Predicted 3D model of a 74-nucleotide RNA (transfer RNA) from a Phycisphaeraceae bacterium. The sequence was found in a public genome assembly. Rfam family: tRNA. It is annotated as a transfer RNA. Taxonomically the source falls in Phycisphaeraceae (Bacteria, Pseudomonadati, Phycisphaerae, Phycisphaerales).
RNA sequence: GCCGUCGUACCCCAACUGGCAGAGGGAACCGACUCAGAAUCGGUGCAGUGCUGGUUCGAAUCCAGUCGGCGGUA
Numbered sequence: 001g002c003c004g005u006c007g008u009a010c011c012c013c014a015a016c017u018g019g020c021a022g023a024g025g026g027a028a029c030c031g032a033c034u035c036a037g038a039a040u041c042g043g044u045g046c047a048g049u050g051c052u053g054g055u056u057c058g059a060a061u062c063c064a065g066u067c068g069g070c071g072g073u074a
Base pairs, nucleotide, nucleotide: 001073002072003071004070005069006068007067010026011025012024013022019057028044029043030042031041032040050066051065052064053063054062
C1' cells in the first nucleotide's frame, strides 16, 4: 500500500430485514439489612451511535470520504 473487521453510556455489550437507542452485565449514587462493613435486595442517573457529507418520509443500520483499533497479505 491492498483486503477484511470493529468503533453505541464511565467500562463491557445488545438493537431482527431502515421504523420508540437500552435487552442485559459491571462501576457510581441513594435506601433497606448490619454494631459497622461485605454480600444480598430495592431504587436513581448517565447516549444520540468515532467524525464529515449524501440517499430516504425516516439511518446505529444503506452509500461516499475520513480518523482510530485489531487481523490478513506482498